[in-house]
């Protein structure tokens, strides 16, 4: 100095899942109903881990929140790219 770990930003690529009534030029927007997705958060269970008292633990589970009529916006997630901070050979 690095390989690589966490974290943060930028970029590209990202899916599931509805209708009907009401107001309105307008699946723009808002309101009711009923259904209906999970891959943003949230809970929850346990496979496995740990320093084994307890504790971290999911893309499984539940939908509280949050989406569900094109475009848009959000989005776990994966790859690039700077950044700190960590560090081995």
């Nucleotide at each position: 100095c690095u390989a690589c770990c966490c974290c943060g930003a930028c970029c590209g690529g990202g899916a599931g899942a509805a209708u009907c009534g009401g107001c309105g030029c307008a699946a723009a927007g808002c309101c009711g109903a009923u259904g209906c997705c999970g891959a943003a958060g949230g809970a929850g269970c346990a496979a496995c881990c740990g320093c084994c008292c307890c504790g971290g633990a999911a893309a499984c589970u539940c939908u509280c929140a949050g989406g569900c009529g094109a475009c848009a916006a959000g989005g776990a997630c994966c790859g690039g790219u700077c950044g700190a901070g960590g560090g081995a050979u």